The part of an RNA shown here (small-subunit ribosomal RNA, 5' domain) has 546 nucleotides and comes from a metagenome. Model confidence (mean pLDDT): 83 of 100.
Context: one part of a larger RNA
RNA sequence: GAAUGAACGCUGGCGGCGUGCUUAACACAUGCAAGUCGUACGAGAAUUCUUCUGCUUGCAGAAGAUAGUAAAGCGGCGCACGGGUGAGUAACGCGUGGGUAAUCUACCUUCGAAUUUGGAAUAACAUUGCGAAAGCGAUGCUAAUACCGAAUAAUAUUCUUUAUUCUUUGGACUUUAGAAUUAAAGGUGGCCUCUAUAUGUAAGCUAUUGUUUGAAGAUGAGCCCGCGUACCAUUAGCUUGUUGGUGAGGUAAUAGCUCACCAGGCUACGAUGGUUAGCUGGUCUGAGAGGAUGAUCAGCCACACUGGAACUGACACACGGUCCAGACUCCUACGGGAGGCAGCAGUGGGGAAUUUUGCGCAAUGAGGGAAACCCUGACGCAGCAACGCCGCGUGAGUGAUGAAGGCUUUCGGGUCGUAAAGCUCUGUCAAGUGGGAAGAAGUUACAGUAUAAUAAUACUAUUCUGUAUUGACGGUACCACUGAAGGAAGCACCGGCUAACUCCGUGCCAGCAGCCGCGGUAAUACGGAGGGUGCAAGCGUUAUUC
Numbered sequence: 001g002a003a004u005g006a007a008c009g010c011u012g013g014c015g016g017c018g019u020g021c022u023u024a025a026c027a028c029a030u031g032c033a034a035g036u037c038g039u040a041c042g043a044g045a046a047u048u049c050u051u052c053u054g055c056u057u058g059c060a061g062a063a064g065a066u067a068g069u070a071a072a073g074c075g076g077c078g079c080a081c082g083g084g085u086g087a088g089u090a091a092c093g094c095g096u097g098g099g100u101a102a103u104c105u106a107c108c109u110u111c112g113a114a115u116u117u118g119g120a121a122u123a124a125c126a127u128u129g130c131g132a133a134a135g136c137g138a139u140g141c142u143a144a145u146a147c148c149g150a151a152u153a154a155u156a157u158u159c160u161u162u163a164u165u166c167u168u169u170g171g172a173c174u175u176u177a178g179a180a181u182u183a184a185a186g187g188u189g190g191c192c193u194c195u196a197u198a199u200g201u202a203a204g205c206u207a208u209u210g211u212u213u214g215a216a217g218a219u220g221a222g223c224c225c226g227c228g229u230a231c232c233a234u235u236a237g238c239u240u241g242u243u244g245g246u247g248a249g250g251u252a253a254u255a256g257c258u259c260a261c262c263a264g265g266c267u268a269c270g271a272u273g274g275u276u277a278g279c280u281g282g283u284c285u286g287a288g289a290g291g292a293u294g295a296u297c298a299g300c301c302a303c304a305c306u307g308g309a310a311c312u313g314a315c316a317c318a319c320g321g322u323c324c325a326g327a328c329u330c331c332u333a334c335g336g337g338a339g340g341c342a343g344c345a346g347u348g349g350g351g352a353a354u355u356u357u358g359c360g361c362a363a364u365g366a367g368g369g370a371a372a373c374c375c376u377g378a379c380g381c382a383g384c385a386a387c388g389c390c391g392c393g394u395g396a397g398u399g400a401u402g403a404a405g406g407c408u409u410u411c412g413g414g415u416c417g418u419a420a421a422g423c424u425c426u427g428u429c430a431a432g433u434g435g436g437a438a439g440a441a442g443u444u445a446c447a448g449u450a451u452a453a454u455a456a457u458a459c460u461a462u463u464c465u466g467u468a469u470u471g472a473c474g475g476u477a478c479c480a481c482u483g484a485a486g487g488a489a490g491c492a493c494c495g496g497c498u499a500a501c502u503c504c505g506u507g508c509c510a511g512c513a514g515c516c517g518c519g520g521u522a523a524u525a526c527g528g529a530g531g532g533u534g535c536a537a538g539c540g541u542u543a544u545u546c
Base pairs, nucleotide, nucleotide: 001546002545003544004543006542007541008540009539010538013392014391015390016389017388018387019385020384021350026348027347028346030345031344032343035077036076037075041073048065049064050063051062052061053060054059055058084303085302086301093229094228095227096226097225098224099223100222103221104220108217109216110215111214112213113212114211115210116150117149118148119147125140126139127138128137129136130135156181157180158179159178160177163174165172166171186209187208188207189206190205191204195202196201230275231274232273237266238265239264243263244262245261246260247259248258249257278300279299280298281297282293283292284291285290305326306325307324308323309322328339329338330337331336356382358381359380360379364378365376367374368373395425396424397423398422405416406415407414408413429487431482432481433480434479435478439473444468445467446466447465448464450462451461452460490535491534492533493532494531495516496515497514501530502529503528504527505526511518512517
């Protein structure tokens, strides 16, 4: 000199864009943060209103609407994403470059083939038992795109087999013949051409959306390898699933991943042990080489009160799932139960130190749904904080009697000083008044047009056009006008380094100080004042890095 997620002191006008628990991975009150689908399924209130009937005249009963709505259940998809934190980890964890002929991949895209036929349950519900509660049962009923059979079956899987080509071993692609095994679910709209009934229905047709199975793609993931990746030798020996082989098991898949039997492996090119630490793109500094660092943003990893385990699933050994153990907190009728903010706010505690228990799903994105739409503390916004960067303002011109006043003086004067006052202007910002965007694209509904499909002018899908509808921020940005110099300057320093000097007070005292050093009676170095210098809504100090 530059820098910071900074803190502290004094001071503080506005705006834009960013940033904001670096400490206790300490404990957490309260609210919210993951749901959705009635176009898979069975069932289905209350309340209120209307009408009718009865009489005891404001009550009772019935029917209809509310409503196939709410709440609940079964089922599907999602909950493995998104969001947080950095405790652990010195490691194939990360970075980089390869491999997988050793693998998987829900939803999505493209192409093909199917979607036949039966069965048994169970929740909800009803009745009922136990319990303070959490909850746990018993009996009975019922549905499905829930569950279980049967049939069909190839370009699927496995086995045997023929031939060729390729490969680093095992082996791989293609190919001939054969055997065995493996599947499904429907929903919704429209229609009457065909079929059946017989005149509006379905077991039919059609459209759409699902389901099953296969091939390929895309995406995501698993695993393996080369190289790189902190300090300590005042850590020198380490190892028994240990290193490798054979066989077996196991996994989606290779492998001591696991087991049996054999036999070894690593190490001064630093094994083993210890300490510290998430890694990277980057960031800061520097002419560079380097050094330091890893907040925000982005990629990867790890973790979710502590330890362990599996279940479900395409994917987890799962932050707001389950089970076991532990510590802690809470409830209890003492028998037993409930909980997990390192999600967003917020509280206590710790600390030098870090914000609102805000608004909205309008935009972007995620989940569900055919859609409308629902949900979303992701996200978009607003609030707080000079925490940072950037921009603007606190006026401009003129004005000498060089006013008053302060300070100083050699008492003549000098200086603050064109500074002020006064006069003439301007109108940024703040204040007030009026106007006022973009961010909205779409989706959906209705109307029209065309095309496809069809028996069809229905329904559906697609293209185009028109109308209607959607803004948290927010009456915000922006624009115009109004009056008024008003509402807007401080901080540090002035011995040298280092820009800037005098007076008074003090008297080795009080004090200053980054270094050298000042102070013991004329202190430009202490304290005050006047003046000056530097930076400026900041200025200094402290800490840390280069």
The RNAcentral record of the full RNA draws on SILVA.